[in-house]
Molecule: transfer RNA
Organism: Anaerolineales bacterium
RNA sequence: GGGGUGGUGGCGGAAUUGGCAGACGCAGCGGACUUAAAAUCCGCCGAACUUCGGUUCUUGUGGGUUCGAGUCCCACCCGCCCUA
Numbered sequence: 001g002g003g004g005u006g007g008u009g010g011c012g013g014a015a016u017u018g019g020c021a022g023a024c025g026c027a028g029c030g031g032a033c034u035u036a037a038a039a040u041c042c043g044c045c046g047a048a049c050u051u052c053g054g055u056u057c058u059u060g061u062g063g064g065u066u067c068g069a070g071u072c073c074c075a076c077c078c079g080c081c082c083u084a
Base pairs, nucleotide, nucleotide: 001083002082003081004080005079006078007077010026011025012024019067028044029043030042031041032040046057047056048055049054060076061075062074063073064072
C1' cells in the first nucleotide's frame, strides 16, 4: 500500500429486517434492613436548557440517502486481524 473487522452513557455490552437509542450487568447516588457495617431489597442514574409540565441535542468525525439512520452510501480518524 491492498483487503477485512470494530468504535454506542463513567465501564462492559445489547439493539440480528431502517421504525420509542441505550436492554442487561458493573460502578455511582438516595432509601429500607443493621448497634454499626457488609450482604440483600426498593428507587434513580447520557447532556444542555427549563415556567419543573417539558423542550432540544446525543451512537468516532464530517457529509449524503430516506417520512424516518447506531443500522444503508461516501470521505476521513483511531484500534485489531490478514496480506504484500